[in-house]
RNA sequence: UAUCUGUUUCGGGGCGGAGUGAAAUUCUCCACCGGCGGUGAAAGUCCGCGAGCCUUUUUGGUUGAACCGGUGUGAUUCCGGUACCGACGGUAUAGUCCGGAUGAAAGAAUCAGAAA
Numbered sequence: 001u002a003u004c005u006g007u008u009u010c011g012g013g014g015c016g017g018a019g020u021g022a023a024a025u026u027c028u029c030c031a032c033c034g035g036c037g038g039u040g041a042a043a044g045u046c047c048g049c050g051a052g053c054c055u056u057u058u059u060g061g062u063u064g065a066a067c068c069g070g071u072g073u074g075a076u077u078c079c080g081g082u083a084c085c086g087a088c089g090g091u092a093u094a095g096u097c098c099g100g101a102u103g104a105a106a107g108a109a110u111c112a113g114a115a116a
Base pairs, nucleotide, nucleotide: 001116003114004113005112006111008109009108010107016030017029018028019027031096032095033086034085035049036048037047038046044084045083052062053061054060066082067081068080069079070078088099089098090097
């Protein structure tokens, strides 16, 4: 220095205002939020992964959304502009409330060991 095995810890944010209504943090208008790894340079919308959902519960399957201009050696990642997306169950129709979940997990850090 990189690899393998194990330990421990960590590991998802957001409804504020107005309106209608018997009732809405669910509808309408304005607002607010963005997991992990990668990518010549920082990403919710590029390439993958996880969560969620389906399944024979193991493998497997499925899984949303972006363009234009600028700077630059290099950016679909920065800057400017205008857009768009968000599991399942509950409830007046929910990305933001309650619930499964004091859960699980991509992964990050840490310590110990192994072998080179």
Record summary:
This is a predicted structure of a 116-nucleotide RNA (FMN riboswitch aptamer (RFN element)). Its Rfam family is "FMN riboswitch aptamer (RFN element)". Its family is annotated with FMN binding in the Gene Ontology. The model forms 100% of the base pairs in the Rfam consensus. The sequence was found by an Rfam model in a public genome assembly. Its mean pLDDT, the model's own confidence on a scale to 100, is 82.